[in-house]
Context: one part of a larger RNA
RNA sequence: CUGGGCGUAAAGAGCGUGUAGGCGGUUGGAAAAGUCAGGUGUGAAAUUCUUCGGCUCAACCGGGGGACUGCGCCUGAAACUUUCCGACUGGAGUUUGGGAGGGGCAACUGGAAUUCCUGGUGUAACGGUGAAAUGUGUAGAUAUCAGGAGGAACACCCGUGGCGAAGGCGGGUUGCUGGACCAAAACUGACGCUGAGACGCGAAAGCGUGGGUAGCAAACAGGAUUAGAUACCCUGGUAGUCCACGCCGUAAACGAUGAUCACUCGCUGUUUGCGAUACACAGCAAGCGGCCAAGCGAAAGCAUUAAGUGAGCCACCUGGGGAGUACGAUCGCAAGGUUGAAACUC
Numbered sequence: 001c002u003g004g005g006c007g008u009a010a011a012g013a014g015c016g017u018g019u020a021g022g023c024g025g026u027u028g029g030a031a032a033a034g035u036c037a038g039g040u041g042u043g044a045a046a047u048u049c050u051u052c053g054g055c056u057c058a059a060c061c062g063g064g065g066g067a068c069u070g071c072g073c074c075u076g077a078a079a080c081u082u083u084c085c086g087a088c089u090g091g092a093g094u095u096u097g098g099g100a101g102g103g104g105c106a107a108c109u110g111g112a113a114u115u116c117c118u119g120g121u122g123u124a125a126c127g128g129u130g131a132a133a134u135g136u137g138u139a140g141a142u143a144u145c146a147g148g149a150g151g152a153a154c155a156c157c158c159g160u161g162g163c164g165a166a167g168g169c170g171g172g173u174u175g176c177u178g179g180a181c182c183a184a185a186a187c188u189g190a191c192g193c194u195g196a197g198a199c200g201c202g203a204a205a206g207c208g209u210g211g212g213u214a215g216c217a218a219a220c221a222g223g224a225u226u227a228g229a230u231a232c233c234c235u236g237g238u239a240g241u242c243c244a245c246g247c248c249g250u251a252a253a254c255g256a257u258g259a260u261c262a263c264u265c266g267c268u269g270u271u272u273g274c275g276a277u278a279c280a281c282a283g284c285a286a287g288c289g290g291c292c293a294a295g296c297g298a299a300a301g302c303a304u305u306a307a308g309u310g311a312g313c314c315a316c317c318u319g320g321g322g323a324g325u326a327c328g329a330u331c332g333c334a335a336g337g338u339u340g341a342a343a344c345u346c
Stems, first nucleotide, its partner, number of pairs: 004317002008299001012314001014201004021194003025088007033081002035077008049065006091191001092188004096183003103177007110154001115149007125136002162169002206247006215241002220236004258313001260311004266291009295302002319346003328339004
């Protein structure tokens, strides 16, 4: 390099935007770079193959032929690829009118509950567990009523329901803002797909500076348990969890399934829109689920949301351990991330 793979055996990058590159709809014309045909030149000799011949044979040697699959030039062909010119509307996009949505950002705001504070009532317990104890309480707790403070999270609605590229998103109102979908036309006229680098986003934990701290709670302390108990259980409790700004860049970041397009029996539930519109139903489109046929698959299973049948593009894999380690480079404040071996061993 050819070839084989990538849901669970090794292997889909966490996700997007997009540069180069690769690939690219229908149709007319031109060119002739790729492509194809013919001709011509060259492709040294030896070697190799083949045939004839010479050493008594052979090795060896000599003659002829073939081959050297390549390259240059000339003439021609025009289906396909390519380039240029023109046209088209099915791909893609724009406009108009709609309804749906925890999509994003900011500001304001609400009630329930926990905790704390103040006051009232009230008296000896409360709390906690398998059982206890540490702990709280006569300096009046727990319970209960009233008032106040503050932080965090938003019960019911809530649903194999919705939205988002992924991470993710749930009290209410307002403002700003992204995307998808539907309907009927009109418009642009291939403007497309993918995407090495690059850039951006990216749960939790963690880090820096400043704030905040009700509840919870690594570390830590005490009480239990136990042979021990650096745990599980209990009482406390600091980082943290929250906010602002800046880092980090990783996860079983999972559908363990890259994105795009086309095609391939059916049944059923549900969401949104359209559907004479008031309601319901048939039907259409877009999504989210369940079951099953062909086919695929090692199997379990997947099955129009494919793991089926095809197309172009990217990432990745190549026995286990050593090891996601060492070294180097690079990013980071650090923690560490990214890239990523070998010896040796089975």
Small-subunit ribosomal RNA, central domain from an uncultured bacterium, 346 nucleotides, folded computationally.
RNAcentral holds the full RNA, with entries from Greengenes.